C1' cells in the first nucleotide's frame, strides 16, 4: 500500500411577479431548481511529474412504487427527459441555439407547498485494527 472486518461524521435544490376563480405557490402566463459514482475533444494550476474542476435528459446507482415476507432483513420487478448547427480523427459531454423531464399521500389538478421524514440513502471523508 491492497483485499476483507468494524466505528464515526457528513450526505438535495427550487414559485419572484401576474391572470382566472368562492377557493389554485396545484390551472394559465411567467420565474426558478438539478442527489451520487463513471465517462471526457473543455477549463485551471504546475518547470516537470502530476493535480483539481467539468453531463438533470450517455452508462450505472439512490430515492419512490409493486410483488414476496407475520414483521424486519433479504430477494425479484417497475421506474423521467435531447435535438439542430459549429469545431474536430473522435463530442447526446465543448461552443451557439432550440427543446424536454421530474415518486407517493394530501389539497382546485403540485419538480418547487404540506406530509411520511428528527426517516432512508447512492456515496464522500476520517478513524480503529492487524491476517496474508
Nucleotide at each position: 500500500g491492497u483485499g476483507g472486518a468494524c466505528c464515526u461524521u457528513c450526505a438535495g435544490g427550487g414559485a419572484c411577479g401576474g391572470g382566472u376563480g368562492u377557493a389554485a405557490u396545484u390551472c394559465c402566463c411567467u420565474a426558478c431548481c438539478g442527489g451520487c459514482g463513471g465517462u471526457a475533444u473543455g477549463g485551471c494550476u504546475g518547470c516537470c511529474a502530476a493535480g483539481c474542476c467539468g453531463a438533470g435528459c450517455c452508462c450505472g446507482c439512490g430515492a419512490g412504487c409493486c410483488c414476496u415476507u407475520g414483521c424486519a432483513u433479504g430477494g425479484g420487478g417497475c421506474u423521467g427527459a435531447u435535438c439542430c448547427g459549429g469545431u474536430g480523427a473522435g463530442a447526446u459531454g465543448c461552443c451557439g441555439g432550440g427543446g424536454c423531464c421530474g415518486a407517493c399521500a394530501g389539497u382546485a389538478a403540485a419538480g418547487u407547498c404540506u406530509g411520511g421524514a428528527u426517516g432512508g440513502g447512492a456515496g464522500a471523508a476520517g478513524g480503529u485494527g492487524g491476517a496474508a